[in-house]
Context: one part of a larger RNA
RNA sequence: UUGGGCGUAAAGCAUCUGUAGGUGGCUUUUUACGUCCGCCGUCAAAUCCCAAGGCUUAACCCUGGACCGGCGGUGGAAACUACCAAGAUGGAGUACUGUAGGGGCAGAGGGAAUUUCCGGUGGAGCAGUGAAAUGCGUAGAGAUCAAAAAAAACACCAACGGCGAAAGCACUUUAAUGGGACAACACUGACACUGAGAGACGAAAGAUAGGGGAGCGAAUGGAAUUAGAUACCCUAGUAGUCCUAGCUGUAAACGAUGGAUUCUAGGCGCUAUGUGUAUCGACCCGUGGAGUGUUGUAGCUAACGCAUUAAGUAUCUCGCGCGGGGAGUACGUUUGCAAGAAUGAAACUG
Numbered sequence: 001u002u003g004g005g006c007g008u009a010a011a012g013c014a015u016c017u018g019u020a021g022g023u024g025g026c027u028u029u030u031u032a033c034g035u036c037c038g039c040c041g042u043c044a045a046a047u048c049c050c051a052a053g054g055c056u057u058a059a060c061c062c063u064g065g066a067c068c069g070g071c072g073g074u075g076g077a078a079a080c081u082a083c084c085a086a087g088a089u090g091g092a093g094u095a096c097u098g099u100a101g102g103g104g105c106a107g108a109g110g111g112a113a114u115u116u117c118c119g120g121u122g123g124a125g126c127a128g129u130g131a132a133a134u135g136c137g138u139a140g141a142g143a144u145c146a147a148a149a150a151a152a153a154c155a156c157c158a159a160c161g162g163c164g165a166a167a168g169c170a171c172u173u174u175a176a177u178g179g180g181a182c183a184a185c186a187c188u189g190a191c192a193c194u195g196a197g198a199g200a201c202g203a204a205a206g207a208u209a210g211g212g213g214a215g216c217g218a219a220u221g222g223a224a225u226u227a228g229a230u231a232c233c234c235u236a237g238u239a240g241u242c243c244u245a246g247c248u249g250u251a252a253a254c255g256a257u258g259g260a261u262u263c264u265a266g267g268c269g270c271u272a273u274g275u276g277u278a279u280c281g282a283c284c285c286g287u288g289g290a291g292u293g294u295u296g297u298a299g300c301u302a303a304c305g306c307a308u309u310a311a312g313u314a315u316c317u318c319g320c321g322c323g324g325g326g327a328g329u330a331c332g333u334u335u336g337c338a339a340g341a342a343u344g345a346a347a348c349u350g
Stems, first nucleotide, its partner, number of pairs: 003322001005320002007304002012318001015200003021194003026087003031082001034080001035077008049065003053061002091191001092188003097183002099180001103177001106174004110154001114150003119145003125136002162169002206247001208245004215241002220236003258317004263312001266295006273288004299306002324349002332343004
C1' cells in the first nucleotide's frame, strides 16, 4: 500500500466553529473537459503467441502473421459528471407570534447548619474507639439560653426529569443575553454536508500575583493497631479547597459507540409543544412533529448484546489501528514560569 476494520479484542480527536479540499437535491437549455463510438498515424529489432519451412527429431534456426493495454490526430454521440444560462421549492436559512428550561454572565437579598467570640445559668467531666490513648476541662469545659462575627455550601421540592457542543449547570430575585423545539403562514432560492491545517472552549489536581480562610483536609506531629505499620482507626493540622486576573490543556474527558443524510415491526412510559372528539372548564380518550427512557421483531454480532436515539440498511466526509514488550520511552522540534503537554522512533527481545 491493498485488504478488512475501530461498543467490550489494536483502533472515534474531550468538544465545537470553520479555511483549503472532498462530496452534493429537482426541471430545462448550451458546450463537449471527463465518458462512449468510428477511422487514421505511431508504438525499432529480438522476445511471447499462431501458421508454414530447415538441421534424421528436439532444443535451436528461419519466413510470414498476430500482438504491442499507450500516445497523438480526426469525425461523431450527449445518458451520466462537469460547464453555461434560466427556473422551481421539498434540503438549508431569515422574519413573525406564543413557549419550556439548574444554558452562560453580572448585581442584590435569604434562612438552616458549623466554628469562633462575648455574657447568663451550672458545676465535672467532655471528646473519641473494636477497646483505648493522645486531646479539651475547676484559669470553669461539655450542656443550655441570648447577642455578635466569619467563610463555604444551598435540605425538602428532586424525578427513570430539564438545559448546554462538551467540560458542566440547582436557595430566591433583578437587568441585559446565547441556543433549542412546536405551530401557522410570509420571504431568500441549494445558500448544503464534512472538514487537513487553524481557532475557541475545556473537570479535578497543579503553578503565579493579590485577597480570603468556617468546615474539610494531601504533607507533617502525636496516640493506637501490628512482628513491623512510612497505612487502614483516632486527635491535631499546613498547602489546598473559596474569590479576582492571567497560565496549564490533561481524565475510565465513557454511550469506552466521530459527524450528516435515507430507509426498515411493534408495546409501555416521561418532558416541552400542536391538534381532533368531548366539556362550563381542567382531565380522560385519540393523533402529529421534537427530545428523553424502557422492552422487543427483522437484521447484525465471535459472543455479550445493539435494535427508528442501531452496533440494521446504504451514501458522503474526517480521524484512527495493523502481534506483545521495549514505550507513550529516547532524540529532535513546538509549547509552558515550572510541573509537564503535543509530536514520536529504533536497537534488542519473543
Predicted 3D model of a 350-nucleotide part of an RNA (small-subunit ribosomal RNA, central domain) from Rumex scutatus. Taxonomically the source falls in Rumex (Eukaryota, Streptophytina, eudicotyledons, Rumiceae). The coordinates come from a structure-prediction model, not an experiment, and the mean pLDDT is 87. The RNAcentral record of the full RNA draws on SILVA. Rfam family: Bacterial small subunit ribosomal RNA. Its family is annotated with ribosome and structural constituent of ribosome in the Gene Ontology.